[in-house]
RNA sequence: AAGAGUUUGAUCAUGGCUCAGAUUGAACGCUGGCGGCAUGCCUUACACAUGCAAGUCGAACGGUAACAGGGAGCUUGCUCCGCUGACGAGUGGCGAACGGGUGAGUAAUGUAUCGGAACGUGCCAUAGAGUGGGGGAUAACUAUCCGAAAGGAUAGCUAAUACCGCAUAUUCUCUCCGGAGGAAAGCAGGGGACCGCAAGGCCUUGCGCUCUUUGAGCGGCCGAUAUCAGAUUAGCUAGUUGGUGAGGUAAAGGCUCACCAAGGCGACGAUCUGUAGCGGGUCUGAGAGGAUGAUCCGCCACACUGGAACUGAGACACGGUCCAGACUCCUACGGGAGGCAGCAGUGGGGAAUUUUGGACAAUGGGGGCAACCCUGAUCCAGCCAUGCCGCGUGAGUGAAGAAGGCCUUCGGGUUGUAAAGCUCUUUCGGCCGGGAAGAAAUCGCACAGGCCAAUACCCUGUGUGGAUGACGGUACCGGAAUAAGAAGCACCGGCUAACUCUGUGCCAGCAGCCGCGGUAAUACAGAGGGUGCGAGCGUUGUUCGGAAUCACUGGGCGUAAAGAGCACGUAGGCGGGCUUACCAGCCAAUUGUGAAAUCCCCGAGCUCAACUUGGGAAUUGCAGUUGGAACAGUAAGUCUUGAAUCUCUCAGAGGGUGACGGAAUUCCUGGUGUAGAAGUGAAAUUCAUAGAUAUCAGGAGGAACACCGGAGGCGAAGGCGGUUGCCUGGGGGUAGAUUGACGCUGAGGUGCGAAAGCGUGGGUAGCAAACAGGAUUAGAUACCCUGGUAGUCCACGCCAUAAACGAUGGAUACUAGGUGCUCGAAUGUUUAACCGUUUGGGUACCGUAGCAAACGCAUUAAGUAUCCCGCCUGGGGAGUACGGUCGCAAGGCUAAAACUCAAAGGAAUUGACGGGGGCCCGCACAAGCGGUGGAGCAUGUGGUUUAAUUCGAUGCAACGCGAAGAACCUUACCUGGUCUUGACAUGCAGUGAACUUUGCAGAAAUGUAUUGGUGCCUUCGGGAACACUGACACAGGUGCUGCACGGCUGUCGUCAGCUCGUGUCGUGAGAUGUUGGGUUAAGUCCCGCAACGAGCGCAACCCCUGUCCCUAGUUGCCAGCACGUUAUGGUGGGAACUCUAGGGAGACUGCCGGUGACAAACCGGAGGAAGGUGGGGAUGACGUCAAGUCCUCAUGGCCCUUAUGGGUAGGGCUUCACACGUCAUACAAUGGUCGGUACAGAGGGUUGCCAACCCGCGAGGGGGAGCCAAUCCCACAAAGCCGAUCGUAGUCCGGAUCGCAGUCUGCAACUCGACUGCGUGAAGUCGGAAUCGCUAGUAAUCGUGGAUCAGCAUGUCACGGUGAAUACGUUCCCGGGUCUUGUACACACCGCCCGCCACACCAUGGGAGUGGGUUCCACCAGAAGUAGGUAGUCUAACCGCAAGGGGGGCGCUUACCACGGUGGGAUUCAUGACUGGGGUGAAGUCGUAACAAGGUAACCGUA
Repeated sequence: AAGAGUUUGAUCAUGGCUCAGAUUGAACGCUGGCGGCAUGCCUUACACAUGCAAGUCGAACGGUAACAGGGAGCUUGCUCCGCUGACGAGUGGCGAACGGGUGAGUAAUGUAUCGGAACGUGCCAUAGAGUGGGGGAUAACUAUCCGAAAGGAUAGCUAAUACCGCAUAUUCUCUCCGGAGGAAAGCAGGGGACCGCAAGGCCUUGCGCUCUUUGAGCGGCCGAUAUCAGAUUAGCUAGUUGGUGAGGUAAAGGCUCACCAAGGCGACGAUCUGUAGCGGGUCUGAGAGGAUGAUCCGCCACACUGGAACUGAGACACGGUCCAGACUCCUACGGGAGGCAGCAGUGGGGAAUUUUGGACAAUGGGGGCAACCCUGAUCCAGCCAUGCCGCGUGAGUGAAGAAGGCCUUCGGGUUGUAAAGCUCUUUCGGCCGGGAAGAAAUCGCACAGGCCAAUACCCUGUGUGGAUGACGGUACCGGAAUAAGAAGCACCGGCUAACUCUGUGCCAGCAGCCGCGGUAAUACAGAGGGUGCGAGCGUUGUUCGGAAUCACUGGGCGUAAAGAGCACGUAGGCGGGCUUACCAGCCAAUUGUGAAAUCCCCGAGCUCAACUUGGGAAUUGCAGUUGGAACAGUAAGUCUUGAAUCUCUCAGAGGGUGACGGAAUUCCUGGUGUAGAAGUGAAAUUCAUAGAUAUCAGGAGGAACACCGGAGGCGAAGGCGGUUGCCUGGGGGUAGAUUGACGCUGAGGUGCGAAAGCGUGGGUAGCAAACAGGAUUAGAUACCCUGGUAGUCCACGCCAUAAACGAUGGAUACUAGGUGCUCGAAUGUUUAACCGUUUGGGUACCGUAGCAAACGCAUUAAGUAUCCCGCCUGGGGAGUACGGUCGCAAGGCUAAAACUCAAAGGAAUUGACGGGGGCCCGCACAAGCGGUGGAGCAUGUGGUUUAAUUCGAUGCAACGCGAAGAACCUUACCUGGUCUUGACAUGCAGUGAACUUUGCAGAAAUGUAUUGGUGCCUUCGGGAACACUGACACAGGUGCUGCACGGCUGUCGUCAGCUCGUGUCGUGAGAUGUUGGGUUAAGUCCCGCAACGAGCGCAACCCCUGUCCCUAGUUGCCAGCACGUUAUGGUGGGAACUCUAGGGAGACUGCCGGUGACAAACCGGAGGAAGGUGGGGAUGACGUCAAGUCCUCAUGGCCCUUAUGGGUAGGGCUUCACACGUCAUACAAUGGUCGGUACAGAGGGUUGCCAACCCGCGAGGGGGAGCCAAUCCCACAAAGCCGAUCGUAGUCCGGAUCGCAGUCUGCAACUCGACUGCGUGAAGUCGGAAUCGCUAGUAAUCGUGGAUCAGCAUGUCACGGUGAAUACGUUCCCGGGUCUUGUACACACCGCCCGCCACACCAUGGGAGUGGGUUCCACCAGAAGUAGGUAGUCUAACCGCAAGGGGGGCGCUUACCACGGUGGGAUUCAUGACUGGGGUGAAGUCGUAACAAGGUAACCGUA
């Protein structure tokens, strides 16, 4: 030391992406009150206008241009005097090498740490010695001249602490040890004696100067260790490595040169390339680490670019010099000048970074004796919310919970004590006033001490006095006044604190990830409210963290990414027992160092804090010293257990090579023999009458070796199989002997390495890529078939890959067992080809602990450990490109990036699915019966048409469905004509009872006129109902959304399933139960079982029906008794029967036999009206289909409001080329027609059913009895039965269509009703592919009734009559259940998904080339400078009497060398017609390769 979101239907694990944190020299957006402290060109080391940033010293010097003072002269306002303070320019000294800036270069000439020896050192300190005596110049200046300028030339004068000799030399340097060489400068203050005309000498003090010593500090040099990335950079190096000598330097050194040798560096990464200043530190982090190197501190490097030296103690010099180059400026065109990476500032670049400020008051630096001067170092101020820190924008009270806003379920809620109001305070800001610290030194005075001859001077100390402030009238303090002047930003789907309304409608937009938006968006935009932070808040970028996601701490590799195909072996790494010694590793102590600042702790100072500051700790490091000796190492010795060798023995498809063998295929020859053979799902191509196939005999040739043969053997792996000879490798076992750690692993390296493939030469029987033909198919460049060449075989040589797999590297040790197989050994025994026991090697299965995400592994580990090697780090791009290397080629090995996605992948789970499997069921098939599909008609639908043909239903599960009945109405549609508080509801006001009669106009709605009528209750105010009028709230909508909903319904399916509690198992999703063995119609029951129970379903309970009993007896019934009739339960009566409608009984596998497991249950039987659910109905689990319905109803939201509402007339929903569904009727003789005749059930009836009777051929009309119904009516049931006729025909079948005449309903039958009579008499002679229903009182067939309804039925619902056939069985089709299996599916196979092509965009490879950068090699060239040489030329000091010499300068020249040039290579970047593949994209095209046995199992390598 914290995690979260995101792969899935869900789970675990793997794994990436993303977020929450901190950070910042930041930038941008919105906003902005104050103060303190800090920071502020990260980009163009781009170019720079202007000003400033290094001067100072008169106590070194000659002096006096300017200023001030003084003096002198006099002409009184001028001149002179360096006399004084001072001082321009100059000589000279010191400084300018510091301070300040920047990070270009630099991967080591750097930096950090620790060491080292061969050095230098101005100023400073210390110690010693000296400071004597001479000389020659020169600037300034004056004069002249040249030049535009910068500047320069000549002549003359002059000083010094400038320059040069001489003397001296404690020390110093050199040395042949004799010696030789080598310095200097003065200036100022004071002064008693002495000397001097004076200056002064002299003395003294201070500051200097010269030589030397030591030191401090600083600097130069060397070494060790550490210090980024790339091996697609593997070899680099000639001054290179070393030596000798010389030169050079302050100093070691190839630093340089001559000669000699041939070395040196490199896998512990040389060389090359890219990038980069390094450290203290900073940020982050628990730490280890990672990232970084602004501000501050140390070091380095650089100063326009490149080169060079000079001066100097120090430079190869930011504000110096010379040269070259680029650029800029001036110019009189001849020539000159410049270098902000100092401070400000400008332009440019950029997302982006400040004032051309003040002061030397402080700190520090330079110069000076000092005063002082200089100081863009520094201290301050200014700008910027850039950061950190602090403060404020008020506090208390205040409910009518104000107004307004927003929401609302309309009640209210919220904003909200918030505001207002009342009371109080006054920080900050503004105003007035006061007002610091930072300042004490230097300096003056006094005293003391030191120095001295000295009470001078000078130095030190103490006391005292005065002066000095940029900031700044700032900090701070006081006073008066007023709540007065001071709040925003982001967010509110999850992560992540915070929710509603409106708008929008996959649009506009949002988005860090997941993802929001397609009409009810907490995700867009606005608003209200809320949350977070707050003078800031967000966004973007950076870094670390989270990320154990490079894993040292602290990961992995059977299947997720990952074990090399296998072995041998080099380097390296690691290594058995004992003894001794040593101490580089290791451990301990101690010493030095680890700068300061920072961080941390304890304190202190600013009112606090930030900030500043004192002390401590820390700085985990490095080095030295001392000690220890267990471990590891080294050295020496020894041992035998690791390893190896020998002797004996064993097994084996281990390898190589030769020989031999039989079976089979094919071919050839001959014989026999005849019409087919072969092949397939079926065929065809093919072979065959020129004789195939078949069969017999003989021959040829090649390849492979049946049986044995085996989860058997051998081998390192690949792999190895007839028999046998020869050669040969490895392994196991037993017992002894020998060696004595000789071992393990193994980067590079080397070898082996299936198949395919390549080269050369052979060989070729069979098989067989390519190819050809035949099929299949929509196509079929395939699968199937017939042929067939490479190849397969051999020899030699390549290739080097495979799903080269146990997807499991090698070695060693340890850790329960059990069972096989195989090869040995020992032993026991009844001596055996038996068996048992023990033991070693190999091989396979099961299993404990343990491990593992799980699956699984488990002494042959995937366990526990050690050692070594290889490999991995999201998916795709890609094992690809480029480069290298190997190969004859194919290609192999090595191996990226851009770009793109938020996943990809593993194991297991539940489902679903499979042209997977097992079991089972269903009128599912089969077996049957009857239909549909053909005909005409009816009806519904589609389509079409239309002003409208209203709307909905659309696979099963829409289509005689909503609709149980469209002429008007219905009616929702269309056209016309109309109404606007409305046809309907509530509220308000007014009027009037309500209501009603009759006209007129009109199609009606409606308009207008008119008659009658005054009702009910009353507390007399009025009220209730109703009608009309008016205004507004509102009504109204069959308008939209069934994908916002309720309710209802369909369907899987009356299928047997669907779940829960507790327990158990599993990390978990989940499993178990519910699976298994039986059985059932059934998850029905039994048995078993880590399950035990329970719920919803099943069954039962309910209704109808089948038998019996009890009760009751009208309108039903009538046996017995009686009466009566043409006849009839008609009447009395009866309660037996039928029946009615209440209640019971009965059936439960209860009984018997068999089968079964002693079960459940099944089979058969008895009895029974009924037998195994007796038959039928109602009853529909969890759920599925966004199934159907907003047009039944209800309802959210949206929409219309003189219309999408209301009324009305007419029309339409009834169209008609056509297509489909569903019926009815038929095609006939099991029939039609005619006549006679028999038997139901269940219903309905007062707006009704309607009898008898009469009329009509009939529909019907008249009539009126009865009936509110077990009473009357509808109402004759029909098929059937008995006769007759028809005689197989488009008919005496069939009835469509049409004509005429009618009936009924109704305001009204034209569009558009039903029925009747007469006439007409279409198609149709049993129906293609296909398809539907039905298992018994069922199908089929026959009639009857009801609802709706004025009328309208082939529909629908119900009723009974007659009444079959068949089921072997579960292979197949369809649907379902259950178990199991596979899965890349989960929107769940109507799934998923691959590739080509077409289109758009993106990045990238190749590419004739083209243009840049960097670098190497060779050559040319050679500025300035330095060094060497020196004919030319010039020359004060020294020597010399002189000539001249010595020395020096200039010039010339040689060497080195920058820029530059030529040629050639390497490398990198950009670009390029065209071209290659890749990625992405909502709907494009073609196929269907993969996932299921994916429909030819898939996959790997190769052609």